Predicted 3D model of a 272-nucleotide part of an RNA (large-subunit ribosomal RNA, domain VI) from Zygnema circumcarinatum. The coordinates come from a structure-prediction model, not an experiment, and the mean pLDDT is 84. The RNAcentral record of the full RNA draws on ENA. Taxonomically the source falls in Zygnema (Eukaryota, Zygnematophyceae, Zygnematophycidae, Zygnemataceae). It is recorded under the gene name rrl.

[in-house]
Context: one part of a larger RNA
RNA sequence: CGCCAGAGUAUUGAGAGGACCUCUCCCUGGUACGAGAGGAUCGGGAGGGACGCACCACUGGUGUACCAGUUAUUGUGCCAACGGUAUACGCUGGGUAGCCAAGUGCGGAGCGGAUAACUGCUGAAAGCAUCUAAGUAGGAAACCCACCUCAAGAUGAGUACUCUCAUCAAAAAUAUAUUUUUUGUUAGGUCACGGCAAGAUUAGCCGUUCAAUAGGUGUCAGGUGGAAGUACAGCAAUGUAUGCAGCUGAGACAUACUAAUAGACCAAGAGG
Numbered sequence: 001c002g003c004c005a006g007a008g009u010a011u012u013g014a015g016a017g018g019a020c021c022u023c024u025c026c027c028u029g030g031u032a033c034g035a036g037a038g039g040a041u042c043g044g045g046a047g048g049g050a051c052g053c054a055c056c057a058c059u060g061g062u063g064u065a066c067c068a069g070u071u072a073u074u075g076u077g078c079c080a081a082c083g084g085u086a087u088a089c090g091c092u093g094g095g096u097a098g099c100c101a102a103g104u105g106c107g108g109a110g111c112g113g114a115u116a117a118c119u120g121c122u123g124a125a126a127g128c129a130u131c132u133a134a135g136u137a138g139g140a141a142a143c144c145c146a147c148c149u150c151a152a153g154a155u156g157a158g159u160a161c162u163c164u165c166a167u168c169a170a171a172a173a174u175a176u177a178u179u180u181u182u183u184g185u186u187a188g189g190u191c192a193c194g195g196c197a198a199g200a201u202u203a204g205c206c207g208u209u210c211a212a213u214a215g216g217u218g219u220c221a222g223g224u225g226g227a228a229g230u231a232c233a234g235c236a237a238u239g240u241a242u243g244c245a246g247c248u249g250a251g252a253c254a255u256a257c258u259a260a261u262a263g264a265c266c267a268a269g270a271g272g
Base pairs, nucleotide, nucleotide: 001153005164006163007162008161009160010159011158015150016149017148018147021049022048023047024046025045026044027043033038051107052106053105054104055103059101060100061099062098066094067093068092069091070090071086072085073084074083075082076081110145112144113143118138119137120136121135165269168184169183170182171181172180173179188266189265190264191263192208193207194206195205196204213259214258215257216255217254218253219252220251222248223247224246229242230241231240232239233238
């Protein structure tokens, strides 16, 4: 921009994409078959492999400044306590959320269709024979459905429901039946603002005080692992107590303390 007024919500599915895998064992059954050796079809069940989708309760990885330890050096006048640098974490031990796999859930279902090679039934041409010529039955991981996802720009632009009405307000022109144009407005939408398990930008989704959207704060979970100061023990290094302490990013709940203020713009009937 289109979809013949303008919108919101929900849908149909033309079409497109994905998937389609496979092994072992058990039962039937040591049965049918076979002299024996061996050893089934059909059917039922169980467990795997690879692949795919999803997720983070578990096991773990990462987690660049969350916690602790520690070396050298430097600074805060000194001690103590801390800060900086040493990789674009100095090094080391852990680790929340998120992301992820090595973790754990699920998936590949059909006694559907039409078929291929092939197997048939009936059966002539051609008194026989013949699956074929008329007729008719089966038959494969391939095909079409079925399963999952997208999908009306499917310009063939679909469907349903609901909402707004223009029989609205103002102005101008035409020339009084009214018509046309412009501006404003309605349903609604966009911008703006606070954001997100959404995201390169866009887009999508949520919220905007009639509010828990983000930050802060409080409590808690989780992490780290016992802070500083003081006291005591020890010559001292250090240890113990105060005290599962102190600190703590993304998590949960609560709470309007801060900021979602103020607002702006777009927006509607063709033809007969």